The RNA shown here (c-di-AMP riboswitch aptamer (ydaO/yuaA leader)) has 137 nucleotides and comes from a soil metagenome. The coordinates come from a structure-prediction model, not an experiment, and the mean pLDDT is 79. The model forms 96% of the base pairs in the Rfam consensus.

[in-house]
RNA sequence: CGCCGAGUCGCCCCGGCACCGGCCGGGGCGAGCGGGGGAACCAGGUUUUUCGGGGCUAAUCGCGUCCUCCGGGACGCGGCGCGCCAGCUCUUUCAGCGCGAGCCCGUCAGCUAACCCCGUAGGCCGUCGAGAGAGGA
Numbered sequence: 001c002g003c004c005g006a007g008u009c010g011c012c013c014c015g016g017c018a019c020c021g022g023c024c025g026g027g028g029c030g031a032g033c034g035g036g037g038g039a040a041c042c043a044g045g046u047u048u049u050u051c052g053g054g055g056c057u058a059a060u061c062g063c064g065u066c067c068u069c070c071g072g073g074a075c076g077c078g079g080c081g082c083g084c085c086a087g088c089u090c091u092u093u094c095a096g097c098g099c100g101a102g103c104c105c106g107u108c109a110g111c112u113a114a115c116c117c118c119g120u121a122g123g124c125c126g127u128c129g130a131g132a133g134a135g136g137a
Stems, first nucleotide, its partner, number of pairs: 001126001002124003008031010032120006042110001052108001053105004060079008080100005088135007
């Protein structure tokens, strides 16, 4: 400098480092962005504590082969979903490369105006191919 992601910005108090401007940590208040709960109407008429159910997220739906201590394990393929591909930003086509994990609620939640609640992290196995359109400089 750049990328994934909602994860950015402003203000106040305390402590520390500096000593024009400032920086770091802790505790708060807002704005912006993101997520959840929550009527009527509609959906749902069948399944509801076990075949439980649900949420965040791109992170899901199938098939095949081999192994198996029959609990499972390894590998591959397809559908589908996501990201990158920097002349500044956005949309988009083709090609190429990569990802499809993890966590949470706790028996409970369809949609949902008012209203209520929560988050504002963490990470990078870090790109630089060819076109079209719009805006801006």

It matches the Rfam family "c-di-AMP riboswitch aptamer (ydaO/yuaA leader)". Its family is annotated with cyclic-di-AMP binding and regulation of gene expression in the Gene Ontology. For this family Rfam cites "New RNA motifs suggest an expanded scope for riboswitches in bacterial genetic control" (Barrick et al., Proc Natl Acad Sci U S A, 2004).